[in-house]
Molecule: transfer RNA
Organism: Puniceicoccales bacterium
RNA sequence: GCUUUCGUAGUUCAAAGGAUAGAACCACGGUUUCCUAAACCGUUAAUCCCGGUUCGAGUCCGGGCGGAGGCG
Numbered sequence: 001g002c003u004u005u006c007g008u009a010g011u012u013c014a015a016a017g018g019a020u021a022g023a024a025c026c027a028c029g030g031u032u033u034c035c036u037a038a039a040c041c042g043u044u045a046a047u048c049c050c051g052g053u054u055c056g057a058g059u060c061c062g063g064g065c066g067g068a069g070g071c072g
Stems, first nucleotide, its partner, number of pairs: 001071007010025004018055001027043005048064005
């Protein structure tokens, strides 16, 4: 340099182009307990960036950035 693939809560992962982007763990609050743990209930929090297509984009297309693999 060329090419393939991936990028979504703090973490690990979902989401055939269509209702308010969900789940688990973590964190925080509450109930319970003499206290802690466990259990139960609740809360916060995310689509890498810029454009395009579309009535509608996390999803499709182009470019960029970053990670991983392959070729040279």